About this RNA
This is a predicted structure of a 459-nucleotide part of an RNA (small-subunit ribosomal RNA, 3' major domain) from an uncultured bacterium. The prediction has a mean pLDDT of 82.
[in-house]
Context: one part of a larger RNA
C1' cells in the first nucleotide's frame, strides 16, 4: 500500500422481501457429457460451455472415415525446356476423379510474291525454386471478443508532510444515478472515466409531397420548437430535497448507441494475420460411398400440454407493424378433402403481391384420461432437388403412448414491463427453425421497505 474478516459503519442492485409467470415431473426438438463406432471432424466446460462458433450437414459444405487416384501439385510467382492458336468431339475402361486411345480446327505482328521464319500471348512437356498444411502450440503473439461492469471507478503534474516505501489531493459534513455538485480543509489544478454532445420514440409548427388522400386532416420525411429545477411554495448556508402550476412529455422524459486504469496466462493459431515447432508419395490434393443424424444412461435450453379463464363446429373478408421480392413475390379463376397443381393478371413496388391469430357472436361438449392431450405407427400422396435408404419437409385418412400442475432446490420480471396471441426477416434449392433477430396485436400483480440471502461501492 493492497486483499481478506462467520469486524464495525454508510450506501446502492429484482438481491432479498411484496407479486406474477415458470424451470425441476411427462413427451418431443435441439445442444452436451458418457458409451459406441472405421469415422462418429474440431473448439467453447463456475459465474463468463451446453437452441454457443454453426443466419440452414442428403451431394456439396466437411475440417473426420473406407475405397480408388496422383505427386511443382485444386492455387501463386519466376528461371529453364517441349509442343502447340485458343478449342471441339469420340471410343474403351471406371462409382467418379482419372488413365489410355483416336478425330478435328489453325490466332495476332513482322519479313516475305509465296512457301516458311522469327517474336508474343495463352495452353502445354520435363526440371529446378517452390507451392500447399482446418497439422501443434491462445502459456510465444497480433487482432477481436466475454467477465466483473455502464460499477464509480482510475490516475498525472506542482506543492506539501515523512529518512523511506508512500501520503495527502481522492478526506469530511451534506447531495446525486454518478469521485454529480456544494460548504470545510496543504493543498491547487489538470487528464481518462461519469454527464452532454449522437440516433429512436412521444406533442407542436413550418416547407413539400407521390404511388397516400374528394377536400381538410390523417401519413410519409426535412428542418426547426419545446424542459432548463425556467415559475410558485416550504426545508436548506450552499448544492440539493419535499410538494405544486402550467404541460403532449418534470425532474435523467421512454429506449439504444457508448464500457475508464485493469482482472481472469479467460476465449479464439478453425475467420484472419503471424514466431517457432512438425509434415513434403504426404499430415498437402482429387473423387466416390458413408460418417458429423448412433444410443443403456446423465445434463442444459426450449415447444407442447395435463384442459372449462377451456375444447370443437360455424360466422363476422374484425383490425397491425417490421420486413421481402426478378434464376423472385405471385393475385383472380379453373382442378384436388388436402398438402399441392394449371395458367398467369399485376410488381425491381407507399402503386402489386406476401391470409394476422388471440378478439367477438352463436352453438356443442359437462370434469371424464373425456370432442383433453398429441407422441408413435402403418397406408396412400405432394413438393424441392442430379438423388430424400442410412438423413429431408409438408398433406389425408387411421392409430391415440406418457401427462390429472410435478421432491429437494431453482430462474425471469418493476410497465405498454411480465404474461400471453400471431407475423416478418436472415441464412436458405428444400428443410429437421419449437431456434435467433426484429415487429405488432390483447394486457396485469406487486413493491412507498433494508432485518436476512447474494454480489458490489465508500469509510
Nucleotide at each position: 500500500a493492497g486483499g481478506c474478516g462467520g469486524g464495525g459503519g454508510a450506501a446502492c442492485a429484482c438481491a432479498c422481501a411484496a407479486g406474477c409467470a415458470g424451470u425441476g415431473g411427462a413427451u418431443u426438438a435441439u445442444c452436451u457429457a458418457g458409451a459406441u463406432u472405421a469415422a462418429u471432424u474440431g473448439g467453447a466446460u463456475a459465474a463468463c460451455a451446453a437452441g454457443c462458433c454453426a443466419a440452414g450437414a442428403a451431394u456439396c459444405u466437411u475440417a473426420c472415415c473406407u475405397a480408388g487416384g496422383a505427386u511443382u501439385g485444386a492455387c501463386a510467382u519466376g528461371c529453364a525446356u517441349u509442343g502447340u492458336g485458343u478449342c471441339u468431339c469420340a471410343u474403351a475402361u471406371g462409382a467418379a476423379a482419372g488413365u489410355a486411345u483416336g478425330a478435328u480446327a489453325u490466332c495476332u505482328g513482322u519479313a516475305g510474291c509465296a512457301a516458311u521464319a522469327c517474336a508474343g500471348a495463352g495452353c502445354u512437356u520435363u526440371g529446378c525454386a517452390c507451392a500447399g498444411g482446418u497439422g501443434g502450440u491462445g502459456c510465444a503473439u497480433g487482432g477481436u471478443c466475454g467477465u466483473c461492469g455502464u460499477c464509480a471507478g482510475c490516475u498525472c503534474g506542482u506543492g506539501c508532510c515523512g529518512c523511506a516505501a508512500g501520503g495527502u489531493g481522492u478526506c469530511u459534513a451534506g447531495u446525486u444515478a454518478a469521485g454529480u455538485c456544494u460548504g470545510g480543509a496543504a493543498a491547487c489544478g489538470a487528464g481518462c472515466g461519469c454527464a452532454a454532445c449522437c440516433c429512436u420514440c412521444a406533442u407542436u409548427g413550418u416547407u413539400a409531397g407521390u404511388u397516400a388522400g374528394a377536400a381538410u386532416g390523417u401519413c410519409u420525411a426535412a428542418c426547426a420548437a419545446g424542459a432548463c429545477u425556467g415559475c410558485c411554495u416550504g426545508g436548506g448556508u450552499a448544492a440539493c430535497c419535499a410538494g405544486g402550476a402550467g404541460g403532449a412529455a418534470g425532474g435523467a422524459g421512454a429506449g439504444g448507441a457508448u464500457g475508464a486504469c485493469g482482472u481472469c496466462a479467460g476465449a479464439u493459431c478453425c475467420u484472419c494475420a503471424u514466431g517457432c515447432c512438425c509434415c513434403u508419395u504426404a499430415c498437402a490434393c482429387c473423387u466416390a460411398g458413408g460418417g458429423c443424424c448412433u444410443c443403456a444412461u446423465a445434463g442444459a435450453u426450449a415447444a407442447u400440454a395435463c384442459a372449462a379463464u377451456g375444447g370443437g363446429u360455424a360466422g363476422c373478408a374484425a383490425c397491425a407493424g417490421c420486413g421481402a421480392g426478378a434464376a423472385g413475390c405471385a393475385a383472380g379463376a379453373c382442378c384436388g378433402c388436402g398438402a399441392g397443381g394449371u395458367g398467369g393478371a399485376g410488381c425491381a413496388a407507399a402503386u402489386c403481391u406476401u391470409u394476422a391469430a388471440a378478439c367477438c357472436u352463436a352453438c356443442c361438449c359437462u370434469u371424464a384420461g373425456u370432442u383433453c392431450g398429441g407422441a408413435u405407427u402403418g397406408u396412400a400422396c405432394u413438393c424441392u432437388g442430379g438423388a430424400a435408404c442410412u438423413c429431408g419437409a409438408g398433406u389425408a385418412c387411421a392409430u391415440g403412448a406418457a401427462g390429472u400442475u410435478g421432491g429437494a432446490a431453482u430462474u425471469g420480471c418493476u410497465a405498454g414491463u411480465a404474461a400471453u396471441g400471431g407475423c416478418a426477416a436472415g441464412u436458405c434449392a428444400g428443410c429437421c427453425a419449437u431456434a435467433u433477430u426484429g415487429c405488432c396485436g390483447u394486457g396485469a400483480a406487486u413493491a412507498u421497505g433494508u432485518c436476512c440471502c447474494u454480489g458490489u461501492u465508500c469509510c